[in-house]
The prediction has a mean pLDDT of 90. Predicted 3D model of a 74-nucleotide RNA (c-di-GMP-I riboswitch aptamer) from a Candidatus Aerophobota bacterium. It matches the Rfam family "c-di-GMP-I riboswitch aptamer". Its family is annotated with cyclic-di-GMP binding in the Gene Ontology. The model forms 95% of the base pairs in the Rfam consensus. It was read from a public genome assembly, where an Rfam model found it. The organism belongs to Candidatus Aerophobota, within Bacteria.
Formats: sequence, structure tokens, C1' cells
RNA sequence: AGCCGACAAAGGCAAACCAUUCGAAAGAAUGGGGCGCAAAGCCACAGGCCCGAAAGGGCGGCUGGGCUGCCGAA
Repeated sequence: AGCCGACAAAGGCAAACCAUUCGAAAGAAUGGGGCGCAAAGCCACAGGCCCGAAAGGGCGGCUGGGCUGCCGAA
């Protein structure tokens, strides 16, 4: 360094729900709140799901894929 992921260490993120705001909606943001997560960090490329009459939009905490990151037991 790579693979890997501990009854390790320092931390990190934040489900449902509630309040406010934006949005046609799905959903998003902020604050509270913690179900959980070794990438639950970022990317909508492929599949899938959700919203929409459609155009189109959304979900990365659905699966795959790409990029990056903390620590160092077996």
C1' cells in the first nucleotide's frame, strides 16, 4: 500500500415521528429525535421503486457500478 472489518480507539451520519418552509406530488431543507449504518460520504450511468394526464421530477438508508475518506485487530 492492497484486501478485509474487531466485544479496539477517536469520531461521523441520522430512520420513523414532530414543528416550520419549499414543492402539483413524490420528496427536499432547517431544528428536534434515534431506527440503524464501516462508507447511511459524493455521483441518477444501468436496473428498480415512487410522483405526475403528459412532459418531466424524485429516491444513493433498493440493487449494481464509479470516485473519495477515518482506524488498524485477525